[in-house]
RNA sequence: CUCUUAUCCAGAGAGGCGGAGGGACCGGCCCUGUGAUGCCUCGACAACCUGCUUCCCCAAGCAAGGUGCCAAUUCCGGCAGUAAGACAAUCCUCACGGAUUGGUCAACAUCUGGGAGAUGAGAG
Numbered sequence: 001c002u003c004u005u006a007u008c009c010a011g012a013g014a015g016g017c018g019g020a021g022g023g024a025c026c027g028g029c030c031c032u033g034u035g036a037u038g039c040c041u042c043g044a045c046a047a048c049c050u051g052c053u054u055c056c057c058c059a060a061g062c063a064a065g066g067u068g069c070c071a072a073u074u075c076c077g078g079c080a081g082u083a084a085g086a087c088a089a090u091c092c093u094c095a096c097g098g099a100u101u102g103g104u105c106a107a108c109a110u111c112u113g114g115g116a117g118a119u120g121a122g123a124g
Stems, first nucleotide, its partner, number of pairs: 001124008013042005021031003025078004043070001045068001048066002050063005074116001079113003085105002087102006
C1' cells in the first nucleotide's frame, strides 16, 4: 500500500515543549495567542486482539500484556431513493384558481441504503 471482516449516537485530561493554524478531502459549521495542530511525560477511558475462570459449544465474568482512544454522533452534509416547492405539457374555469401527467431544477431538514474515512483483527 492492497484485500477481507467487525465497529464507529457510549466513555475518558493534566503538566511540559513549541508558536499558527487545525477539525482527512470539498461545502458548511466550529476549535484556536484564555496557545490550537503536533511532540513528550503521567493519568484516564474502552475492551478489538490476548491471558485467566465458568463452560461441550455459544456465551458470560475478571485482568489489562499488544493496539486504540481522551472538542463537537466519524461535528454535519456530499451519492441514490424519499420530497415541499419551482418548471413544462394537457385539461377544467369568464377570471382567480384547480386537476392530471412529466421528472428538468430542487434550499433546509427527515428516514433508509451507500460512498469516503478512522480503528481493531486476519491475509498478501
The prediction has a mean pLDDT of 77. SAM riboswitch aptamer (S box leader) from an uncultured Anaerolineales bacterium, 124 nucleotides, folded computationally. It matches the Rfam family "SAM riboswitch aptamer (S box leader)". Rfam links the family to the GO term regulation of gene expression.